[in-house]
The RNA shown here (transfer RNA) has 74 nucleotides and comes from Alicyclobacillus sp. CIJ1. Its Rfam family is "tRNA". By type it is a transfer RNA.
RNA sequence: UGGGGAAUAGCCAAGUGGUAAGGCAGCGGUUUUUGGUACCGCGAUCGAAGGUUCGAAUCCUUCUUCCCCAGCCA
Repeated sequence: UGGGGAAUAGCCAAGUGGUAAGGCAGCGGUUUUUGGUACCGCGAUCGAAGGUUCGAAUCCUUCUUCCCCAGCCA
């Protein structure tokens, strides 16, 4: 320098145009003498900024961080 991939809650992780699943952790409640277990409930404008669209996590552009491959100079 070129090509490819990843970025979604504290952590893991699904979702590939139509109100963002699930697990662990956390908080609240029920149960319990207390704790644990069990059960119920609560939490994310999706790395940043623009664009397209009636509608964007999803498509397009630029940027940021990380990973892989190839190449150049020394």